[in-house]
RNA sequence: UCCGAUAAUGGCAAACUUAUCGAAAGAUAGGGACGCAAAGCCACGGGUCUACGGUCCUAUAAUAGACUAAGAUCGCCGGGUUACCGAAG
Numbered sequence: 001u002c003c004g005a006u007a008a009u010g011g012c013a014a015a016c017u018u019a020u021c022g023a024a025a026g027a028u029a030g031g032g033a034c035g036c037a038a039a040g041c042c043a044c045g046g047g048u049c050u051a052c053g054g055u056c057c058u059a060u061a062a063u064a065g066a067c068u069a070a071g072a073u074c075g076c077c078g079g080g081u082u083a084c085c086g087a088a089g
Stems, first nucleotide, its partner, number of pairs: 002089001003086002011036002016031006034075001040081003044078003047073004053068004
């Protein structure tokens, strides 16, 4: 350094739920633990989700539909970056 143990010290916290924010996806905080060795951090590539607004389509108009600026997700995968511990190999 790779690696990651029925090790130690600690850490994070899914679903659900309460409050707040948001058009929504979702976020933050409290409760709660399914899990996690980067489940720390960065939306850089791909994926997925949302679509107030915009464009298109139909149309008198509205609804519905398609696409999308933008947003969300790092607990979807990859990449970048930093880091605790130390059995075996």